[in-house]
C1' cells in the first nucleotide's frame, strides 16, 4: 500500500508554544487573530484488541478439576478518540409531497475513519 470482517446520530478538557489557515478530496456549510489547525505537558471519554467471567459445549472424572464462553464486569496493557450525525451531500432503489423546478423519509451502495485478522 492492498485484502477480509466489524463499528461509526452517544461520550470526552485545561494549560504552554507557535501563528493562518483548518474541517480527507469535490460542491456546500461551518470553525478560526476573542488564536483555529499543529506540537508539548497534564487530564478525560470509550471499550475494538486485552483481562475476569456461569450454564451450554468439549475433555477428564471417585473427588478435586481443565478448556471454552454469553450476559455482565475491569480499565493495568495495545490502540483510538476529546466542534458540528463520518458536519451535509453526491450513486441506486423505494415511498410520500409538489408551485412539476424539485423537496423530504427509509433502505442499500460509493468514499472515508477506527479496530481486529489473514497474507
Nucleotide at each position: 500500500c492492498g485484502c477480509c470482517c466489524a463499528u461509526c446520530u452517544a461520550g470526552a478538557c485545561c494549560g504552554g508554544c507557535u501563528g493562518a489557515g483548518g474541517g480527507a478530496a469535490a460542491g456546500g456549510c461551518c470553525c478560526u487573530u476573542g488564536g483555529a489547525c499543529g506540537c508539548c505537558g497534564g487530564g478525560g471519554c470509550a471499550a475494538c484488541c486485552g483481562c475476569c467471567g456461569a450454564c451450554a459445549c468439549c475433555c477428564a472424572a471417585c473427588c478435586c478439576g481443565g478448556g471454552g464462553u454469553a450476559a455482565g464486569g475491569c480499565a493495568c496493557g495495545g490502540u483510538g478518540c476529546c466542534a458540528a450525525c463520518u458536519c451535509c451531500u453526491g450513486c441506486g432503489g423505494u415511498c410520500g409531497g409538489u408551485u412539476c423546478g424539485c423537496c423530504g423519509g427509509c433502505c442499500g451502495g460509493u468514499a472515508g475513519a477506527u479496530g481486529g485478522g489473514a497474507u